This is a predicted structure of a 74-nucleotide RNA (transfer RNA) from a Candidatus Atribacteria bacterium.
Lineage of the source: Bacteria > Pseudomonadati > Atribacterota > Atribacteria.
Rfam family: tRNA. It is annotated as a transfer RNA.
RNA sequence: GCCCUCGUAGUGUAACUGGAUAACAUGUCUGUCUUCGGAACAGAAGAUUGCAGGUUCGAAUCCUGCCGAGGGCA
Numbered sequence: 001g002c003c004c005u006c007g008u009a010g011u012g013u014a015a016c017u018g019g020a021u022a023a024c025a026u027g028u029c030u031g032u033c034u035u036c037g038g039a040a041c042a043g044a045a046g047a048u049u050g051c052a053g054g055u056u057c058g059a060a061u062c063c064u065g066c067c068g069a070g071g072g073c074a
Stems, first nucleotide, its partner, number of pairs: 001073007010026004019057001028044005050066005
C1' cells in the first nucleotide's frame, strides 16, 4: 500500500429481508426488607447506534469517505 470482518447505554450482547417508542442481561442510583451488609423484590437514570456525507416516504441496517480494532496478502 491492497483486501476482508467488526464498531450499538459503564460492560457484554439483541434488533427477523430498511418500517420507525433501539431491547435484554449485568452494573449504577433510589425505595421496600434487614441490627448492618448481602440476597430478593419494586422503580429510575443511562445510547444523537465510531465520525461526516449520500440514497429513501423511512437507515443501527444500504452506498461513499475518514477514524479505530482484529485478520490476510505484498